[in-house]
Context: one part of a larger RNA
């Protein structure tokens, strides 16, 4: 010096990205416990008090319940009385010792506010455990059974899962408990529906024509017309893919604009939320907390670029989650010191 561990005056987070690490707390009994809440919870909330040993005394009490006695029926059973033994065991009073009585080991630190995810679960075997995945629930679409949808395989006949299931079933997508809700747009794209019409291949059809042959014929080209799905066309559909405006003016201070005009659109963002896990400008502005606060909390709204199942907003409980604050406590620090075990080094 490295590592693991122990102790520390005064201070107590001044350390640091951050209380990381460590310390504190800790058991049992009793008292006592707030906001909020889905009335279950929150709760071991928080915060307090007690705890050893000896004596009264293994006492009171509680549980169990033998012998024995009485009654009724009678191999024995039932009822009542009885209380031995066994198990458990206070409260209270008195006394004793230590710095200290859950004397060691063992053994929650706590509280407040906010974000995300409802929850218990799952995950990157070896840098990520999470706000990611899953989830109960919601909704849309597909599937009538040799189902849809998969897997395997070919010699195309199939085998197998689905399922020894049958639309209250099965498959796929999105969302993600419960609560209150989930607006407008079908122009584009997709999907679904549509006995008309347009277009449209092979095929059918053959007007008409070419080659050749003396000819019968052979052969080739071929108009009209009849020909599917698809596309066009007509409608529907957004918890389908998706989308949800601009400019100008206007009120008796100013400012602002409920109001008006105009252009464009398929329709111009409703409720709710909002400098947000989203805000560039930005450390926005105001308020709170601090002596001092780019973080945090509450507001405001000019939302660069929230917004309603790629769900919106609230929200109890839950979380080795993330952010801010406080109490307690500490070698994190001021600032270092000392001690112990094991290494490192030398010899072997």
């Nucleotide at each position: 010096c490295c590592u693991c561990c122990g102790u520390c005056a005064a201070g107590g987070a001044a350390c640091u990205c951050g209380g990381c690490a460590a310390c504190u707390u800790a058991g049992c009994c009793c008292c006592g416990u707030a906001a909020c809440u889905u009335c279950g919870g929150g709760a071991g909330a928080a915060g307090g008090g007690g705890c050893g040993c000896c004596c009264c005394g293994g006492u009171a009490g509680c549980g169990u319940g033998a012998a024995c006695g009485c009654c009724g029926g009678u191999u024995c059973c039932g009822g009542c009385g009885g209380g031995a033994g066994c198990g458990u065991g206070a409260g209270g009073g008195g006394g004793c010792c230590g710095c200290a009585g859950u004397g060691a080991c063992c053994a929650g630190g706590c509280c407040c506010a906010g974000g995300c995810g409802u929850c218990u679960g799952u995950u990157u075997a070896c840098c990520a455990a999470a706000a990611a995945c899953a989830c109960c629930g919601g909704u849309c679409c597909c599937u009538g059974c040799c189902a849809a949808c998969g897997c395997g395989g070919u010699g195309a006949g199939c085998g197998u899962g689905g399922a020894c299931g049958u639309a209250u079933a099965g498959g796929g997508g999105c969302u993600g408990a419960g609560a209150c809700c989930u607006g407008c747009c079908c122009a584009g794209u997709g999907c679904c529906g549509g006995a008309a019409g347009g277009u449209u291949a092979a095929g059918g059809g053959g007007a008409g024509g070419g080659g050749u042959g003396c000819g019968a014929g052979c052969u080739c080209c071929g108009a009209a017309c009849c020909g599917a799905a698809g596309c066009c066309c007509c409608g529907g559909u957004a918890a389908a893919c998706g989308g949800c405006g601009g400019c100008u003016g206007u009120a008796a201070c100013u400012a602002u604009a409920a109001c008006a005009g105009u252009c464009c659109u398929a329709a111009g963002g409703u409720a709710g939320c909002g400098a947000a896990a989203u805000u560039c400008c930005u450390u926005g502005u105001c308020g709170g907390g601090u002596a001092a606060g780019u973080u945090c909390c509450g507001a405001c709204c000019c939302g660069c670029a929230c917004g309603a199942a790629a769900g919106g907003u609230a929200g109890a409980a839950c979380g080795a989650u993330c952010u801010g604050g406080g109490c307690g406590c500490u070698g994190u620090c001021u600032c270092g010191a000392c001690g112990g075990g094991g290494g490192a080094c030398u010899c072997g």

This is a predicted structure of a 348-nucleotide part of an RNA (large-subunit ribosomal RNA, domain IV) from a sediment metagenome. Its mean pLDDT, the model's own confidence on a scale to 100, is 89.